[in-house]
RNA sequence: GGCGUGGUAGCUCAGUGGCAGAGCAGGGGACUCAUAAGCCCUUGGCCGCAGGUUCAAAUCCCGCCCACGCCA
Numbered sequence: 001g002g003c004g005u006g007g008u009a010g011c012u013c014a015g016u017g018g019c020a021g022a023g024c025a026g027g028g029g030a031c032u033c034a035u036a037a038g039c040c041c042u043u044g045g046c047c048g049c050a051g052g053u054u055c056a057a058a059u060c061c062c063g064c065c066c067a068c069g070c071c072a
Stems, first nucleotide, its partner, number of pairs: 001071007010024004018055001026042004048064002051061002
C1' cells in the first nucleotide's frame, strides 16, 4: 500500500429502513436474626467522525479515523 471483518450502555454483544435493546455490572426495594444467592423495580447511549440518499438512517451510499486478520 491492497483486501476483508468489526466500532452500539461501564463490560460482552443483539438490532440490516419505521419507539435504540439483552445479559452482566451499578442504584433501590422486598425476603432474612443477619449475609449471600435467587426475586421485583430502576439509572445509564447525540449508535467511531463528517457528508449524501430517503417522508424516515444504528441500518443503504461516499470519504475519513481506530482495532484485528490476510496478501504484498
Molecule: transfer RNA
Organism: Anaerolinea sp.